[in-house]
RNA sequence: AACGAACGCUGGCGGCAGGCUUAACACAUGCAAGUCGAACGAGAAGCCGGUCUUCGGACUGGUAGACAGUGGCGCACGGGUGAGUAACGCGUGGGUACCAACCUUCUGGUGGGGGAUAAUUGUUGGAAACGACAGCUAAUACCGCAUAAGCCCUACGGGCAUAAGCCCUACGGGGGAAAGAUUUAUUGCCAGGAGACGGACCCGCGUUGGAUUAGCUAGUUGGUGAGGUAAUGGCUCACCAAGGCGACGAUCCAUAGCUGGUUUGAGAGGAUGAUCAGCCACACUGGAACUGAGACACGGUCCAGACUCCUACGGGAGGCAGCAGUGGGGAAUAUUGCACAAUGGAGGAAACUCUGAUGCAGCCAUGCCGCGUGAGUGAAGAAGGCCUUAGGGUUGUAAAAGUCUUUCACCAGGGAAGAUGCUGAAGGUACCUGGAGUAGAGUCACCGGCUAACUCCGUGCCAGCAGCCGCGGUAAUACGGAGGGUGCUAGCGUUGUUCGGAAUUACUGGGCGUAAAGCGCACGUAGGCGGAUUGAUCAGUUAGAGGUGAAAUCCCAGGGCUCAACCCUGGAACUGCCUUUAAUACUGUCAGUCUAGAGAUCGAGAGAGGUGAGUGGAAUUCCUAGUGUAGAGGUGAAAUUCGUAGAUAUUAGGAGGAACACCAGUGGCGAAGGCGGCUCACUGGCUCGAUACUGACGCUGAGGUGCGAAAGCGUGGGGAGCAAACAGGAUUAGAUACCCUGGUAGUCCACGCCGUAAACGAUGAGAGCUAGCUGUUGGGUGGCUUGCCAUUCAGUGGCGCAGCUAACGCAUUAAGCUCUCCGCCUGGGGAGUACGGUCGCAAGAUUAAAACUCAAAGGAAUUGACGGGGGCCCGCACAAGCGGUGGAGCAUGUGGUUUAAUUCGAAGCAACGCGCAGAACCUUACCAUCCUUUGACAUACUCGUCGCGGCCCAGAGAUGGUUUCGUGCCGCGAGGAGCUUGGUGACAGGUGCUGCAUGGCUGUCGUCAGCUCGUGUCGUGAGAUGUUGGGUUAAGUCCCGCAACGAGCGCAACCCCUACCCUUAGUUGCCAUCAUUUAGUUGGGCACUCUAGGGGGACUGCCGGUGACAAGCCGGAGGAAGGUGGGGAUGACGUCAAGUCAUCAUGGCCCUUACGGGCUGGGCUACACACGUGCUACAAUGGCGGUGACAGUGGGUUGCUACUCAGCGAUGGGAAGCUAAUCCCCAAAAACCGUCUCAGUUCGGAUUGGAGUCUGCAACUCGACUCCAUGAAGUUGGAAUCGCUAGUAAUCGUGGAUCAGCAUGCCACGGUGAAUACGUUCCCGGGCCUUGUACACACCGCCCGUCACACCAUGGGAGUUGGUUUUACCUGAAGCCGGUGCGCUAACUUUUAGAGGCAGCCGACCACGGUAAGAUUAGCGACUGGGGUG
Repeated sequence: AACGAACGCUGGCGGCAGGCUUAACACAUGCAAGUCGAACGAGAAGCCGGUCUUCGGACUGGUAGACAGUGGCGCACGGGUGAGUAACGCGUGGGUACCAACCUUCUGGUGGGGGAUAAUUGUUGGAAACGACAGCUAAUACCGCAUAAGCCCUACGGGCAUAAGCCCUACGGGGGAAAGAUUUAUUGCCAGGAGACGGACCCGCGUUGGAUUAGCUAGUUGGUGAGGUAAUGGCUCACCAAGGCGACGAUCCAUAGCUGGUUUGAGAGGAUGAUCAGCCACACUGGAACUGAGACACGGUCCAGACUCCUACGGGAGGCAGCAGUGGGGAAUAUUGCACAAUGGAGGAAACUCUGAUGCAGCCAUGCCGCGUGAGUGAAGAAGGCCUUAGGGUUGUAAAAGUCUUUCACCAGGGAAGAUGCUGAAGGUACCUGGAGUAGAGUCACCGGCUAACUCCGUGCCAGCAGCCGCGGUAAUACGGAGGGUGCUAGCGUUGUUCGGAAUUACUGGGCGUAAAGCGCACGUAGGCGGAUUGAUCAGUUAGAGGUGAAAUCCCAGGGCUCAACCCUGGAACUGCCUUUAAUACUGUCAGUCUAGAGAUCGAGAGAGGUGAGUGGAAUUCCUAGUGUAGAGGUGAAAUUCGUAGAUAUUAGGAGGAACACCAGUGGCGAAGGCGGCUCACUGGCUCGAUACUGACGCUGAGGUGCGAAAGCGUGGGGAGCAAACAGGAUUAGAUACCCUGGUAGUCCACGCCGUAAACGAUGAGAGCUAGCUGUUGGGUGGCUUGCCAUUCAGUGGCGCAGCUAACGCAUUAAGCUCUCCGCCUGGGGAGUACGGUCGCAAGAUUAAAACUCAAAGGAAUUGACGGGGGCCCGCACAAGCGGUGGAGCAUGUGGUUUAAUUCGAAGCAACGCGCAGAACCUUACCAUCCUUUGACAUACUCGUCGCGGCCCAGAGAUGGUUUCGUGCCGCGAGGAGCUUGGUGACAGGUGCUGCAUGGCUGUCGUCAGCUCGUGUCGUGAGAUGUUGGGUUAAGUCCCGCAACGAGCGCAACCCCUACCCUUAGUUGCCAUCAUUUAGUUGGGCACUCUAGGGGGACUGCCGGUGACAAGCCGGAGGAAGGUGGGGAUGACGUCAAGUCAUCAUGGCCCUUACGGGCUGGGCUACACACGUGCUACAAUGGCGGUGACAGUGGGUUGCUACUCAGCGAUGGGAAGCUAAUCCCCAAAAACCGUCUCAGUUCGGAUUGGAGUCUGCAACUCGACUCCAUGAAGUUGGAAUCGCUAGUAAUCGUGGAUCAGCAUGCCACGGUGAAUACGUUCCCGGGCCUUGUACACACCGCCCGUCACACCAUGGGAGUUGGUUUUACCUGAAGCCGGUGCGCUAACUUUUAGAGGCAGCCGACCACGGUAAGAUUAGCGACUGGGGUG
């Protein structure tokens, strides 16, 4: 885009078209083919006349002509359907051996006779359908005779010829016709000729799929003769011959009416064959003929069969695929209408009759076309709806309102054409005029992208959507609804089908190295293609002409319906076929010539080319013998195994089989597979050089044939080594493996099979052309300097230009540019499978599907990530060390369990002494009880005036109540501020949910060295380059190089602390000098220390070496400090949907006398257990006792507290100083000395009993500390695992935050103070480069197969049930034909009879049917095989 469409929603009018695609299923009822009296006989009703009459009527004459019959013509047309048919059926173009009623035309004729029969009458059978017998009768019915041709048959004759025979002619001979009617003007009839219309037969070409259909055929193919037909012909028969068709697809199977056309497409093509038109076929199924001009006959006959109906059971009837209509089937397709008025048909002289052809109407939006549902104005941008950032926006000039119009529809009036005389079904229709009134008339689909059109609500992987991609798991432009929008419009969507897009079957117009695709290789048949030149021919080819290509359709022009659709007229076109004329370049064919292709001859050459025979040495193994002794083998390590019966090792000899080291080489040969010691014989191919030969002999190659690694098979040999299977030993969770020890087929030979491989260059064969450079193999030529240079053939490699390619890559050995031929491909899976065929001994090979299923599968390249890949490098990463954890007791956190509650969060590293810098109440979020509701807190309004503090009462308290207690800010005042009881409704409130809606903050990779951008360049592109490379660094740090040049965030530096010096300033700090004191206590001083401000200093700056004359590195000097001096702060782009809604903030959701608020008590402190982090220990590097040496941070007025007193002590009573360089905390502890002497101890301190202290409203659950007593486990800790590289680890004490009290935790401070680092193989993590990848939520990835379950389609299957078909035989209806015809017989005759005819009978053929054996196809099938999906 289209449709004979269907379905859903909706539906105003008209015009023109169309309307069972399915069951060629079955049909009730009506109609669809009759007509002619001018062919014929008979003749009812009615009418007219006459006669008779009992007035009922009867008879008769005429007219009239019904019903039926004889006869003629028609019924073979028109109408329907598409079952069959793959065919001369159709289309197209030719041909002839033919027919032909009616029609036209021409010629001639139409004489004279005869016998019947239906109707009808009578009798009679039957239920009916339908008959039987007898009698009468007519014809344009039937039958002789006459006449007759230019009709039919026949050849005396003539010509040709060797003959069989052929041709011409028609003198002659034979045969053979008729019908009348009447109005007297016509019309019939017969014979013949011609024409027209129509038909018959034959031929060329075209006309679906399947080869998993390869052979078919016996009247088959041809001939002769005969028969038959309208006519040719095996059409039929007899005889003879053995032919005919087929890979250019016979036969068989499946499917199908064909065409003009229709539809799509730029075209070429594809699909299709409704309506209209041409042809064919069919008429319940099968067969058959009759009649006829024409049929093997839709509304005829006969027979058989199935079905239906009637029946008196004896018999009969029927055929809608005609028009309506019914049932059924189906997604689905109309009225049992009107009329012959028109057009056409049949009959008729005509009038006319008939006509479901046809003309019309009805139904249906089924399609195409046209029209309408109003038009202008109209902003308060109304109301309502929807959205909202609450301002507004949108619906929207839309509505309302006001002005105007009346198409369509409606009502009324008029009223056609079609009709050449009469005649109008449609129809009072089309059309015209008038009237009323905005009045009666608008949906449908869509709005994520493709694809025009966006928001809200609901829902919450549900419900649902979906053409593809895909949407939906609580903020859905994708589901459902709404508002709005977009598109189309009396329709709009959906479904189905066809073409297009699809160059996705590629003729136009594709491909095959890696995406699907080159046969494993060759030879060669058919076929296809083919060098130069001359001539002929004209088949192909080209041009002209003629015929045909039906009409309709399409296209163009014009015209008619108001336009259009539609219709009419004309033109063009129908790309085709046939005939003919011409041209001759090319192709073909024929004839000739040539040498460039191909071959041949001669001379050389290289080679693992092949086959056979022989032969050689090394090695392995075995055997024999000698020497010799305890092991040998083997492995990562072992064991099985061999060996004291003498192995392994070694020496000598022997046997046997197989394979040929070095040479050896992207070297050689071969078509490929493949070929490797040496010699000989036979033999194939190739290369070079020369030539005076042949003369296109060539290339390719469907089928076919041959060769064809390894494995395997058969027969017979052989068997050293190796070695499937197998056995044992190991390894392992297992190990039907990898490793080891053995070991049989096999490997080897001969003969025969198999016929496959990643048979690969994943690249078919042949020919020509298209830059080079450089190796190498085999020849030739030239030059000479004789081992080089140049050059030329034939091979074999590497690199590379043009060109090609999706890229990778290929590139004279093409995957470039051309030609020829063959093979092959058409999404993945199913599947190279099933079935069938062929081959094979088997294994199996070859040929080769479908159902079903998926939306991908695949190629090349890119960026990442990953690798038990590679290279380089780093890190307490390993190693080297030191000390721990894991074992014990306790502390603390977590899990689990428990509980009314044990609030919540954190979960590998990166949760677990974490949030918590401190849960007895509070905290507190949890639980139980009791209370409260504008609220504990904020804003607003309002009423009132109280409010605050204290006392008392009830209560667990919150709370409630009492009170003659006290009291208040600013202002002179008015008033204001503040506080507050009550009320109001907005609201407050929520540690309720979502960290996967978020902000902010934080962890982690990681203080790792990376992450990017602009411009340029390269690439089709993703992307690359820069950022890679060579060095170097802690560092993408720096240098050099480079199609890159620059830049940004990171690194470094800038900042702070610390280490040295200088300077400024000296109180509360300091004291060298002077004086003084118990004492830097005081005077004095500010030099020193120190404090805290400002500066200096370190930069690879200097020297040497090294490096590339670089960056840098190594060493040294100087220096307090040396290569970042040490430490801190500082954390790129990003990752983990990492953590946090319980710090805070916040979207959405949820609660609102509760999920808010208050109080008391309890809980967060539970305890069979498990884990993490710590403390204290297990002791002598120690415990205990003694002595009383040396710090630095910090903190302090609700505080630190000197000093003194009491107490064993915690602490208590007094009490100075200090708001701090001033006073206090403050004692530093390890250190040192003595003692203990290896024990569960003078270690260790848990646990428990008792007694106390302190804080606090309150230490029961549940604090810390002190004293007395008690004295548990524990004797250095399994597997495993952590921290640390120097003032570090280890060890020792000190301070602080939080805090009423409570630290083994956390944060800080100083004292003492080590060991080790060979090094980067390994473990972990990271950085850069490179490589592989089937990964990309990225290896915690992806993914394979079995098994289990469910479903689906399919193969096999004992069989079983149908269909189709073949062969053989049996049967043989009707019918035609043949024979017979003894029975019967009107026409004729030469008449005892005959001719002719009929019945009957027989035969051949034959439909249905039957029997038997096959073939093929379909259904079902216990069980079974694999496949697909989940």
Predicted 3D model of a 1430-nucleotide RNA (small-subunit ribosomal RNA) from an uncultured prokaryote. RNAcentral holds the sequence, with entries from ENA.